[in-house]
RNA sequence: AACCAACAAGGGCAAACCCGGCGAAAGGCGGGGACGCAAAACCUAGGGUCUAAGACUAUUCAGUUAUGACAGCCGGCUACUGGG
Numbered sequence: 001a002a003c004c005a006a007c008a009a010g011g012g013c014a015a016a017c018c019c020g021g022c023g024a025a026a027g028g029c030g031g032g033g034a035c036g037c038a039a040a041a042c043c044u045a046g047g048g049u050c051u052a053a054g055a056c057u058a059u060u061c062a063g064u065u066a067u068g069a070c071a072g073c074c075g076g077c078u079a080c081u082g083g084g
Base pairs, nucleotide, nucleotide: 003083004082005081012037013036017032018031019030020029022027035072042076043075046074047073048070049069050068054065055064056063057062
């Protein structure tokens, strides 16, 4: 160094849910709140997943589609401490 996360230390983030407001929705923002997380820091020009306003198809019901979203799905990339 690669790699690992036992024992510690300083700590960090914040699920569900509730309230407010944004959005067509998925979802995200602020406050509360902790399920958990050794990257639950950062990155959507890799994969996957979600939504379907608009558009298209359709006799109806509906269906298809991302330019929208999710990184706490995988992935990429950077890092504290300890071991090594």

Predicted 3D model of an 84-nucleotide RNA (c-di-GMP-I riboswitch aptamer) from a Bacillota bacterium.